[in-house]
Parts: sequence; C1' cells; structure tokens
RNA sequence: UUUGUGCAAUGGCAAGUCGGUUGAAAAACUGUACACGCAAAGCUAUGGGCCUAACGGUAGUAAACCUAUGGUUGCCAGGCUGCACCC
Repeated sequence: UUUGUGCAAUGGCAAGUCGGUUGAAAAACUGUACACGCAAAGCUAUGGGCCUAACGGUAGUAAACCUAUGGUUGCCAGGCUGCACCC
C1' cells in the first nucleotide's frame, strides 16, 4: 500500500416478532428490547431474477387473465465509497 485477509481488534448493520404510520397491493418508514445473520447486510434500480397489479387492456352476470410506470440492494451481478492490519 491493498483487485489480499476479516482468524486478531475497535466498531457497524439488523432478519424476525410486537405496536404505530404511509400505500390499491407488494412493500417501506418508525419505536421498543431480543439478535437470524452479514467483510461491505454502506450507497446506487444499471442488467437479470422475484413480488404486487392500482391505472390500462381482454373477457364478461361475474370470476379470471395480461401488463410496471410500483417494489425488492438481507436474491444474483455491475458501478461508487468505507473500517482494521492479527495472517
């Protein structure tokens, strides 16, 4: 010094449960105390996957079906940034 490592050490984040709020929903935000786990479980919706289907469309008594412009970064990858130096 880091395209290595995260075993050492200082720390960090917070799955899920419960309550509240927003939303058509998926889901998100927030509070509490527990901590599933994570070397980027920091940021980014750029590519793919997955979830939802309000508006719109098909059908029509209806049900149902199609469809992101909605979401998921703790699904995978890409891009950007960061801590430590035990090995």
Record summary
A computed fold for an 87-nucleotide RNA from Arsukibacterium perlucidum DSM 18276, annotated as c-di-GMP-I riboswitch aptamer. The coordinates come from a structure-prediction model, not an experiment, and the mean pLDDT is 81.